[in-house]
Context: one part of a larger RNA
RNA sequence: GGACGAACGUUGGCGGCGUGUCUAAGGCAUGCAAGUCGAGCGGAUAUCAUUUUUUAGCAAUAUUAGAUGAUGUUAGCGGCAAACGGGUGCGUAACACAUUGGUAAUCUACCCCCCAGUCGGGCACAACUCGCCGAAAGGCGAGCUAAUUCCACGAUGGGCAUGCGGGGACAUAUGUCAUUCGCAUGUAAAGCGCAAAACGCGCUGGGGGAGGAGCCUAUGGCCCAUCAGCUUGUUGGCGGGGUAAAAGCCCACCAAGGCUACGACGGGUAGGGGGUGUGAGAGCAUGACCCCCCUCACUGGGACUGAGACACUGCCCAGACACCUACGGGUGGCUGCAGUUAAGAAUAUUCCUCAAUGGCCGAAAGGCUGAAGGAGCGACGCCGCGUGCAGGAUGAAGGGCUUUGGCUCGUAAACUGCUUUUAUUUGGGAAGAAUUCUGACGGUACCAAAUGAAUAAGAGGUUGCUAACUCUGUGCCAGCAGCAGCGGUAAUACAGAGACCUCAAACGUUGUCC
Numbered sequence: 001g002g003a004c005g006a007a008c009g010u011u012g013g014c015g016g017c018g019u020g021u022c023u024a025a026g027g028c029a030u031g032c033a034a035g036u037c038g039a040g041c042g043g044a045u046a047u048c049a050u051u052u053u054u055u056a057g058c059a060a061u062a063u064u065a066g067a068u069g070a071u072g073u074u075a076g077c078g079g080c081a082a083a084c085g086g087g088u089g090c091g092u093a094a095c096a097c098a099u100u101g102g103u104a105a106u107c108u109a110c111c112c113c114c115c116a117g118u119c120g121g122g123c124a125c126a127a128c129u130c131g132c133c134g135a136a137a138g139g140c141g142a143g144c145u146a147a148u149u150c151c152a153c154g155a156u157g158g159g160c161a162u163g164c165g166g167g168g169a170c171a172u173a174u175g176u177c178a179u180u181c182g183c184a185u186g187u188a189a190a191g192c193g194c195a196a197a198a199c200g201c202g203c204u205g206g207g208g209g210a211g212g213a214g215c216c217u218a219u220g221g222c223c224c225a226u227c228a229g230c231u232u233g234u235u236g237g238c239g240g241g242g243u244a245a246a247a248g249c250c251c252a253c254c255a256a257g258g259c260u261a262c263g264a265c266g267g268g269u270a271g272g273g274g275g276u277g278u279g280a281g282a283g284c285a286u287g288a289c290c291c292c293c294c295u296c297a298c299u300g301g302g303a304c305u306g307a308g309a310c311a312c313u314g315c316c317c318a319g320a321c322a323c324c325u326a327c328g329g330g331u332g333g334c335u336g337c338a339g340u341u342a343a344g345a346a347u348a349u350u351c352c353u354c355a356a357u358g359g360c361c362g363a364a365a366g367g368c369u370g371a372a373g374g375a376g377c378g379a380c381g382c383c384g385c386g387u388g389c390a391g392g393a394u395g396a397a398g399g400g401c402u403u404u405g406g407c408u409c410g411u412a413a414a415c416u417g418c419u420u421u422u423a424u425u426u427g428g429g430a431a432g433a434a435u436u437c438u439g440a441c442g443g444u445a446c447c448a449a450a451u452g453a454a455u456a457a458g459a460g461g462u463u464g465c466u467a468a469c470u471c472u473g474u475g476c477c478a479g480c481a482g483c484a485g486c487g488g489u490a491a492u493a494c495a496g497a498g499a500c501c502u503c504a505a506a507c508g509u510u511g512u513c514c
Base pairs, nucleotide, nucleotide: 001514002513003512004511006510007509008508009507010506013385014384015383016382017381018380019378020377021343026341027340028339030338031337032336035080036079037078040077041076043074044073045072046071047070048069049068050067051066052065055062056061087296089294097220098219099218101216102215103214106213107212108211111209112208113207114206115205116204117203118202119154120153121151122150128143129142130141131140132139133138160186161185162184163183164182165181168177169176170175191201192200193199222268223267224266229259230258231257234256235255236254237253239251240250241249271293272292273291274290275286276285277284278283298319299318300317301316302315321332322331323330324329349375351374352373353372357371358369359368360367361366388418389417390416391415398409399408400407401406423451424450425449426448427447428446432441458503459502460501461500462499463484464483465482469498470497471496472495473494479486480485
């Protein structure tokens, strides 16, 4: 000198774009943050219509009970989503990350393309009804029932799966491929909308794609040798188990191996990268915001469901903590958005909207979305604008200095003329909507008119480094100070004043990095 997620002091007019718990991965009141589909299903319920029926009435009609249909709502079953999106950096020195390859050792819901199919049958469980237990949370028993729920029930079926056998090509280590062939065995499906057909949305089997994921490999990137030896599932084999999949991943048996001065093992510290800061570069430092990957979700462990989890707002167990309780027993998990408390030098609103972009569900209409879009607060940062312009000498008053002549603040002010960025008031008023409708932001931005210099300047410094000097007070005192150093009676270094210098809505101080 530059930089900062900064803090502190003094000061403070406006706007745009960014950014804001770096500390206690401490504890949390409250609200919201993941639902959706009635065009999968049976009910329940409200309204209406049609119709049967009871009662009143001559009738219109009203009324009671029921059936059917339509429309709306939706607790339950079922499907998809909930594994994304959002947060954090505790742990991790590791195939965690980055780069390079491999997978002939693998999986993949939704989406796209192609081929073939969608025929019959059966058993349940919720809801509901009845009974019972409990303070509650909730639970138990019996009975009825639907489906796109379930069925080692049947049919059909292949280039699917498994096993056996033969040949070809490529590889050689098992093997893979073209599919050729033969045999045997096994395995599918679901309906819904429409008056109906057609059609649409689905469903089943197979092949391919896209995107996604798992596993493996080589190389690379911290400190300590005052850590020198480490290791028994350890290293390898055979057999088995296990997984989507190779493998001591796991188990039994056998062998005695494996790593290490090119730093094993141990300890400390730490999420990694793209990047960021600085620097001419080499390098050094760093990893806030944004993007990619990893990791965790009160602490520890575990599996279930599922294409995908060992699952932040799912389940089970244990623990700590907190809350409710009728003392028997229950409930909870903000490292989501706000907010609160604690800690701290220190970091924001319990705001608006789904209008846009995107996500999930749905045939759609649409619903949900603290993702997101916006607004609010903070000079926290960067950038931009303003606080007037011109004229004006009796060089006014006043302040400071003085050699008492004067010098200086100083064209500065007053005064005259002008302008209106900004401000205030009034009126108009968007784009963002692609698409008929639909705009939170927002009566915002912007435009026009009116008013009137009107609403707006400070901070640090002035011995040298270092731009800028005098007076008064003080008297090694009070104090200053980044370094050198000032202060003991004329201090340009302390304090005040005037003048001046620098930067300016900021200016200084502190901390950290280069």
Molecule: small-subunit ribosomal RNA, 5' domain
Organism: Parcubacteria group bacterium ADurb.Bin192